[in-house]
RNA sequence: CUUGGAAGCAAGAUGGUCGCUCCUUAAGAUUUUCUUAAGGGGAGGAAAGUCCGGGCUCCCCAGAAACAAGGUGCCGGAUAACGUCCGGCGAGGGUAACUUUAGGGAAAGUGCCACAGAAAAUAUACCGCCUUAUGUUUUGUAUAUAAGGUAAGGGUGAAAUGGUGUGGUAAGAGCACACCGCAUUCCUGGUAACAGGUAUGGCAGGGUAAACCCCACCUGGAGCAAAACCAAAUAGGGACGAUACUUUAGGGUAACCUAAAACGUGGGUUUCUGCACGAUCGUUCGGGUAGGUUGCGUGAAGGCGUUGGUAACAACGCUUCCAGAUGAAUGACCAUCCAGGCUCAAGCGGGCUGGACAGAACCCGGCUUAUAUGCUUCCAAGCAAA
RNA sequence: GGGCCUGUAGCUCAGUUGGUUAGAGCGCGCCGCUCAUAACGGUGUGGUCGUAGGUUCGAGUCCUACCGGGCCCACCA
Numbered sequence: 001c002u003u004g005g006a007a008g009c010a011a012g013a014u015g016g017u018c019g020c021u022c023c024u025u026a027a028g029a030u031u032u033u034c035u036u037a038a039g040g041g042g043a044g045g046a047a048a049g050u051c052c053g054g055g056c057u058c059c060c061c062a063g064a065a066a067c068a069a070g071g072u073g074c075c076g077g078a079u080a081a082c083g084u085c086c087g088g089c090g091a092g093g094g095u096a097a098c099u100u101u102a103g104g105g106a107a108a109g110u111g112c113c114a115c116a117g118a119a120a121a122u123a124u125a126c127c128g129c130c131u132u133a134u135g136u137u138u139u140g141u142a143u144a145u146a147a148g149g150u151a152a153g154g155g156u157g158a159a160a161u162g163g164u165g166u167g168g169u170a171a172g173a174g175c176a177c178a179c180c181g182c183a184u185u186c187c188u189g190g191u192a193a194c195a196g197g198u199a200u201g202g203c204a205g206g207g208u209a210a211a212c213c214c215c216a217c218c219u220g221g222a223g224c225a226a227a228a229c230c231a232a233a234u235a236g237g238g239a240c241g242a243u244a245c246u247u248u249a250g251g252g253u254a255a256c257c258u259a260a261a262a263c264g265u266g267g268g269u270u271u272c273u274g275c276a277c278g279a280u281c282g283u284u285c286g287g288g289u290a291g292g293u294u295g296c297g298u299g300a301a302g303g304c305g306u307u308g309g310u311a312a313c314a315a316c317g318c319u320u321c322c323a324g325a326u327g328a329a330u331g332a333c334c335a336u337c338c339a340g341g342c343u344c345a346a347g348c349g350g351g352c353u354g355g356a357c358a359g360a361a362c363c364c365g366g367c368u369u370a371u372a373u374g375c376u377u378c379c380a381a382g383c384a385a386a
Numbered sequence: 387g388g389g390c391c392u393g394u395a396g397c398u399c400a401g402u403u404g405g406u407u408a409g410a411g412c413g414c415g416c417c418g419c420u421c422a423u424a425a426c427g428g429u430g431u432g433g434u435c436g437u438a439g440g441u442u443c444g445a446g447u448c449c450u451a452c453c454g455g456g457c458c459c460a461c462c463a
Stems, first nucleotide, its partner, number of pairs: 001382010012337007020042010044357001048368002051366005056223004062273006069219005074088005089103001090101004104214002109212002111208003126154002128150009162180006181203001182201003186197004227294004237285006246261006263278004287462003301320008338355001340353005387459007396412004405443001413431006436452005
C1' cells in the first nucleotide's frame, strides 16, 4: 500500500433575528389566573417495534405440598432480574485475524419417516456371488428348478445397521489383524462443560423432541387510560345472573355493639396451617362529565479517578442535577464556515446543491429493526522497499 | 400510551397431528343456445400462501424477526 477482520465514537459548528414550553426570582393587573422583565433547562442512539426482564400501583392473602398452563435449556460467572451480557467447551466456516451456533435427554414411553426401494427398524435376500442335489448338454463348462449360505458388489432413498486396507473363505462376513471412529473402566489436567492417555470390548436399539413427552430450573394477574384526591353534571336508574344475611352468650328501651362457634369469600385448581373480610359482586342497556392536582423524575442516574477482575462487572473517593409537554413545546429564517455530491477549469480556485434514520409521554436494564456521511484504535494475509 | 386479533386467486372463504400437483363459490376470457341480452350449458384462466431467515428429507401448517390491516380502553352515580 491492497484486501479483509474486530471494537468504538460523532450524529454538523458559530453568530444574529423572530417565536414555543417548563422552573426560579421580581414587578403589575381585571388575582385559584394572566402579562412583562431577568436568569436557567429543553429529544435519541435508536425516543421506534412492544419482543423479553424489573421498579412502581392496584387486585381484601402468607407459607407448604400436589396438579395444570407457559417459558428457559452445553459449562462457569455477571446482574435487581432476564430468553441479556462476559469468559470457556464442543460442533461448523475461513490461509489467518476472526466468526456462526434454540447446543439437555432418542437406552422411560408413544407417534411419524410420503414417493422410491427387497427392506424405514424384533432388520431384510430384488438383482448379483457361492455350495449341494436333480434335469438338459458337446463332459469343458453353461443353463433351468429346488434346498441352503452370503450384506463384498449393483440398484432405491434425505437416511440402509461402523470406515479403509490386508489376511481368510466355496462365496462372504469384525471371522481375524493394523489404523481411524465408537462404547465402557481407570488415571491425569480442569470449579465444570470437556480434553489427553492406558486398558478392555468386535461394535450395541438409524433420524426426528422449533412432534407429544421425560429431566432440571423459573413464573400470581393486570397495567400510569395502573392508582389516589378535588370539582362539575345526571334519571343516584332498568334487565339478567351469582352468593350471603346462621347459632349461642353478654350489654342496651331500640337501632345496634362485643365475644365465641359454624359457614362463606380471598392472586390458575385442590388440600393443610395461619391471617383478613363478611354484604354485596359480575355482565349488559341507558344517563352524565370530558376539568384540575398527585403519581412525574435524586435515579439499580451521569461524569472523572483509583483498586479488584482476562472480561461482563463490582467496590471506594470526588463531583453534577441534566426535558416534563397533555389539541401535546423542543421550531423557522439569514450569514459564515465544516464534511459530502455535481460541474467549469484542469495549478490555485469559481459556481450550484446539500447533511441520514427518525420525534420523549411513568421510569429503568436488554434484544431486534431503521440509519446519509465521516473519524479513531487494534489485528490478520499478501505484495514492495529499506 | 397500553392491550388484543388477523393476513391463502380480483372478492368471500376451506385447507384434518407437516407429505408428494394448495382447493371451492363468485368473478374474468372464449365457445354454444337466442333475433338480441340475461339466465343456462361447456371450456379455460389465475396464487412468490404478507416478507425474510431457520428447524426438518420435506413447511400454507412448526419457530424467530420484520411489514400491513382491524378492534378495545377514561371518570361519576
Two RNAs folded together computationally: RNase P RNA and transfer RNA, 463 nucleotides in total. Model confidence (mean pLDDT): 78 of 100. It holds a member of the Rfam family "Bacterial RNase P class A".